[in-house]
């Protein structure tokens, strides 16, 4: 400097070929259990899908650009 990779809830992720209210674990908060806790069980809580544009009736998803990480090449 080119080149491939990855970014989605507090954390680790998954969404496959663009589709209709973005999940899932585990977190946290109330309960319900207990003498108390821990462990289970049941509601609950959580997202500008990295950022800016552009296609498209419709974009986490496809195109362009940029920004973080991270492997190769030279």
């Nucleotide at each position: 400097g080119c080149a491939c990779c990855a970014g989605u809830a507090g954390u680790u992720c998954a969404g496959c070929u663009g589709g209709a209210u973005a999940g899932a674990a585990u977190g946290c908060u109330a309960g319900a259990c207990u003498u108390c806790g821990a462990a289970u069980c049941u509601a609950g809580u959580g997202g500008u899908c990295g950022g800016a544009g552009g296609u498209u009736c419709g974009a986490a998803u496809c195109c362009u650009u940029c920004c973080u990480g991270g492997u190769g090449c030279g």